[in-house]
RNA sequence: GGGGAUUUGGUUUAGUGGCAUAAUGCUCGCUUCGGGUGCGAGAGGUCCCGGGUUCGAUUCCCGGAAUCCCCC
Numbered sequence: 001g002g003g004g005a006u007u008u009g010g011u012u013u014a015g016u017g018g019c020a021u022a023a024u025g026c027u028c029g030c031u032u033c034g035g036g037u038g039c040g041a042g043a044g045g046u047c048c049c050g051g052g053u054u055c056g057a058u059u060c061c062c063g064g065a066a067u068c069c070c071c072c
Stems, first nucleotide, its partner, number of pairs: 001071007010024003018055001026042005048064005
């Protein structure tokens, strides 16, 4: 220098043009003498950034960034 993959709550992750999933962790309650387990409830997301298309974009298009891999 060229090519490819990935980026979504604290962490891991599903998702596809129509109010963004789940697990785990966290908080509270029930259960217990207490803890753990179990059960219930709750908080937590500018979906990497900017622009475009669209009535509507996490999803499609363009540019950029970061990480990883391959070639030279």

RNAcentral holds the sequence, with entries from ENA, Ensembl Protists and Rfam. The RNA shown here (transfer RNA) has 72 nucleotides and comes from Guillardia theta CCMP2712. NCBI's taxonomy places the organism under Eukaryota, Cryptophyceae, Pyrenomonadales, Geminigeraceae, Guillardia theta. It matches the Rfam family "tRNA". The family's RNA type in Rfam is transfer RNA.